[in-house]
RNA sequence: GCUUUCAUAGCUCAGCAGGCAGAGCGAGCGGCUGUUAACCGCUAGGUCAUAGGUUCGAACCCUAUUGAAAGCG
Numbered sequence: 001g002c003u004u005u006c007a008u009a010g011c012u013c014a015g016c017a018g019g020c021a022g023a024g025c026g027a028g029c030g031g032c033u034g035u036u037a038a039c040c041g042c043u044a045g046g047u048c049a050u051a052g053g054u055u056c057g058a059a060c061c062c063u064a065u066u067g068a069a070a071g072c073g
Stems, first nucleotide, its partner, number of pairs: 001072007010025004019056001027043005049065005
């Protein structure tokens, strides 16, 4: 230098063919218990890497850029 893959909640990751953004862990509150832990319930938390484009509608499709990883030279 070229190619490919990846970037989604504090962390680990789903999201199948474009149609309400989710799970587990963690955090907060509550229940249970003599207390703690465990268990159960509820709640908050997201510019879906960034900027454009296509579309009635984009995490998803297209382009560029940034970062990470792998391969080739």
Transfer RNA from an SAR324 cluster bacterium, 73 nucleotides, folded computationally. RNAcentral holds the sequence, with entries from ENA. The source organism's lineage runs through Bacteria, delta/epsilon subdivisions, Deltaproteobacteria and SAR324 cluster. It matches the Rfam family "tRNA". The family's RNA type in Rfam is transfer RNA. Model confidence (mean pLDDT): 81 of 100. The same sequence occurs in records of 2 taxa.